[in-house]
């Protein structure tokens, strides 16, 4: 330098054909259960959907650019 993949909640990951409010699990807070803790059972908190721009009424989704990480080729 050229080519593919990834970045979405503290972590690991879903997110369909663009549609109105962005989810899971584990962790974390309260509350229940117990004798006690672990396990369960209720509820609740947590997000710049890596970054700008741009298309659309509408954008985690599409499109251009850009940073990082990874693999691979030279």
């Nucleotide at each position: 330098g050229g080519g593919c993949g990834a970045a979405u909640a503290g972590c690991u990951c879903a997110g369909u054909u663009g549609g109105u409010u962005a989810g899971a699990g584990c962790a974390c807070u309260c509350c229940u259960c117990u004798g006690a803790u672990a396990a369960g059972g209720g509820a609740g908190a947590g997000g710049u959907c890596c970054c700008u721009g741009g298309u659309u009424c509408g954008a985690g989704u599409c499109c251009a650019g850009g940073u990082u990480c990874g693999c691979c080729c030279a």